[in-house]
Parts: sequence; C1' cells; structure tokens
RNA sequence: GUCCCCAUCGUCUAGAGGUCAGGACACCGCCCUUUCAAGGCGGAGGCGGGGGUUCAAUUCCCCCUGGGGACGCCA
Repeated sequence: GUCCCCAUCGUCUAGAGGUCAGGACACCGCCCUUUCAAGGCGGAGGCGGGGGUUCAAUUCCCCCUGGGGACGCCA
C1' cells in the first nucleotide's frame, strides 16, 4: 500500500429497514434476613464520528477513526 472482518449500556452479547434497542453479569434502591451472602422486586446505563439513500437507518451505501487478520513493496 491492497484486500477482508469487527465497533451496540461498565463487561459480554442479541437485534440486520418501522414495534419502547432486549438479555446476562456488574452497579444503585427496596423487600427478605439478627447481619452478610443467596433469593425476590424495581431503577439507572448503550448503537464510534461525518455524509448519503429512504416516508423511516442501530440495520443499506461512501468516507474517516479505532481494533484484528491476509498478502505485497522498499530498505
């Protein structure tokens, strides 16, 4: 340099045009308990950035950024 893959709550992940973006663990509050843990109920928290297509984009397209991989060139 070329090509391929990936980027979603703190972490791991589901969702691949429209439904409130869902789950697990962690965190916070309440209940339970003499207390803690476990358990129950509830809560907060997320689509990397810009542009395009579309009535509508987390999802499709382009560019950028970051991460991973394959191949090549020079010295």